[in-house]
Molecule: transfer RNA
Organism: Burkholderiaceae bacterium
RNA sequence: GCCUCUGUAGCUCAGCUGGUUAGAGCGGCGGAUUCAUAGCCCGCAGGUCCCGUGUUCAAGUCACGGCGGAGGCA
Numbered sequence: 001g002c003c004u005c006u007g008u009a010g011c012u013c014a015g016c017u018g019g020u021u022a023g024a025g026c027g028g029c030g031g032a033u034u035c036a037u038a039g040c041c042c043g044c045a046g047g048u049c050c051c052g053u054g055u056u057c058a059a060g061u062c063a064c065g066g067c068g069g070a071g072g073c074a
Stems, first nucleotide, its partner, number of pairs: 001073007010026004019057001028044004050066005
């Protein structure tokens, strides 16, 4: 330098053929339980879906450019 994959909550990740409430587990906070702690149970908060532009009635999802990460070729 070229090719492929990848970027969604603090972390690990789902998200179908584009369809309108953006989710799960872990973690955090609160409650309940306990003499108490842990565990179990209930609830809550937490998001610029990497950035920008475009397509569309509608974009996490498609296209283009950029940035970061992983792998391959030279």